Transfer RNA from Candidatus Woesebacteria bacterium CG22_combo_CG10-13_8_21_14_all_45_10, 72 nucleotides, folded computationally. The prediction has a mean pLDDT of 81. It matches the Rfam family "tRNA". It is annotated as a transfer RNA.
[in-house]
């Protein structure tokens, strides 16, 4: 240099055109001598970037950037 999958919450991943979720963590509370379990509430995202396409885009297109694999 081709190809071909990935990039969403602090981590692991989920969403397959209708204004983004979960488990785990965080954080306060309740219980407890206290912790740690468990219950309950709660915060948390420029969905890699930049154009494009649509009335609407994390999601479909290119193109660029990063990581993984395969072929040379």
């Nucleotide at each position: 240099g081709g190809c071909u999958c990935g990039g969403u919450a602090g981590c692991u991943c989920a969403g397959c055109g209708g204004u983004a979720g979960a488990g785990c963590g965080c954080u306060a509370c309740u219980c407890u001598u206290a912790u740690a379990a468990a219950g309950u509430a709660g915060a948390u995202g420029u969905c890699c970037a930049u154009g494009g396409u649509u009335c609407g885009a994390a999601u479909c297109c290119a193109u660029g950037c990063c990581g993984a694999g395969c072929c040379a």